[in-house]
């Protein structure tokens, strides 16, 4: 210098003028005002309601190598295994197929207790290239997949039939918290694939969502139809207790709550289209030190940082800076410099909040590393 | 803002759960029938199964991610 890998980050700065929302105010002055994804709503939580949601089982849903982090997660970090790349590095829904069920279309002889189409070998027969019998599974062919692979021996031909190596299974040993790795012995090989098919195993999960929920105000036909549900029993000290009943996706158990007045649901009809709260201090940001390989955790210091509700956060000008174009000059041919012009853009915009993932994104910066070439 | 669903021929739909041939009706084309048209009868054409990636031998179907569209949800009484 070229090509590449990984990680982190920016995604305009300053000033003036005119506007918008909120706070504080005195109608002043002053202060604050979108993002890395605010997005998709794919996961996990906070918060609120279902009065509480405890235990077990079932059903349903999800997750799935091992260890750690976290409030939690399907996220993150570190490691293991498999695959890809010369390499830096990347990818993996990566438990179980000797618990069971199911499927493996077409082709093919045979697709799961293997099988024998073309073949190979031996024997017999004869019409001498065919038939019959027996043996075999090496070769051919079909297929995504044909019951280990390569080589040597062996045989009538063959075959784990025998042997060596590789692969596989079982049992110890060593290292590691573990996944797993290494090595040893035994076994000629039994156990095809699919679980993003049912399923089994382990673990996790109650439901709904800020239009949750609470309060105030206004208005009316303060309505109608249908359906569901506890209205029970006893005691006495007469307003309490006991039993029964009801309350969770289902059942059982336990604690608790409710029970004389109606409550709840669906539909039809009617009214309003208002305000306050939830709601901006939270698993918060920044700096620094310590522990840890890291994710992250802990200590100390410091900061105050959007809150709209048809929904604010904008427009213009100047200048700096990045980039692009044209012309001139220099050059070690990589580029540097002067002037003029253009442009400030991409993806996109809070709506209860937070942690992730995924997707979109003009242009640019930094760091570490890899391969190749050149020079010293 | 929150929640639910749909996408298959020109149009309306099935197939998806349980993976292997993409089908039905209307419409379109050709022929027969008729004097001609319609109806009827016979035959035929037309599909990136919304897009991409993955699982699998094999995907409209299973899984994930995007895109477009549709529907529902205010309060009072």
């Nucleotide at each position: 210098c070229c090509a590449g890998u990984u990680g982190a980050c920016c995604g305009g700065g300053u000033g003036g003028c005119c506007g918008c929302u909120c706070c504080c105010u005195a109608c002043a002055a002053g202060g604050a005002g979108a993002g890395g994804a605010a997005a998709g709503u794919c996961c996990g939580g906070g918060c609120u309601c279902c009065a509480u949601u405890g235990a077990a089982a079932c059903a349903c849903g999800g997750u799935g190598c091992c260890g750690g982090g976290u409030a939690a997660c399907g996220c993150c970090c570190g490691g293991c295994g498999a695959g890809g790349g010369c390499g830096a590095c990347c990818u993996c829904a990566g438990g179980g197929a000797a618990a069971g069920u199911g499927c493996c279309a077409c082709a093919g002889a045979a697709a799961g207790c293997a099988a024998a189409c073309c073949g190979c070998u031996c024997c017999g027969g004869c019409u001498u290239g065919c038939c019959g019998g027996a043996g075999c599974a090496a070769g051919g062919g079909u297929g995504a997949a044909a019951g280990g692979g390569u080589g040597c021996g062996g045989u009538a031909a063959g075959a784990g039939c025998g042997c060596a190596c590789c692969g596989g299974g079982c049992c110890g040993c060593u290292g590691g918290c573990a996944a797993c790795a290494g090595g040893g012995g035994c076994c000629g090989c039994a156990c095809g694939g699919c679980a993003a098919a049912c399923c089994c195993c382990a673990c996790c999960g109650g439901g709904a969502g800020c239009a949750a929920g609470a309060c105030c105000a206004a208005a009316u036909a303060g309505g109608g139809a249908c359906g569901a549900c506890g209205c029970g029993g006893g005691g006495c000290u007469u307003g309490c207790c006991c039993c029964a009943g009801c309350c969770g996706g289902u059942u059982u158990c336990a604690a608790g709550g409710c029970c004389a007045g109606g409550u709840c649901g669906u539909c039809c009809g009617g009214g309003u289209u208002g305000g306050u709260u939830g709601c901006a201090c939270g698993a918060g940001g920044c700096g620094u030190c310590c522990g840890g390989c890291a994710a992250c955790g802990g200590g100390c210091g410091u900061c105050a940082c959007a809150g709209a509700u048809g929904a604010a956060u904008g427009g213009c000008c100047a200048u700096c800076g990045c980039g692009c174009c044209g012309a001139g000059g220099g050059u070690u041919c990589g580029c540097c410099u002067u002037c003029g012009g253009c442009c400030c853009u991409a993806c996109a915009g809070a709506a209860c909040c937070c942690g992730g993932c995924u997707u979109a994104c003009a242009g640019g910066u930094c760091a570490a590393c890899u391969g190749g070439c050149g020079u010293u | 803002c929150g929640g639910a669903g749909u996408a298959u021929a020109g149009c309306g739909c099935a197939g998806c759960c349980u993976g292997g041939u993409a089908g039905c009706g209307c419409a379109c084309c050709u022929g027969c029938u008729u004097c001609g048209g319609g109806a009827g009868c016979a035959g035929g054409g037309g599909g990136u199964c919304g897009a991409g990636u993955g699982u699998u031998c094999g995907a409209a179907u299973c899984a994930c991610u995007c895109u477009a569209c549709u529907c529902c949800g205010a309060c009072c009484a």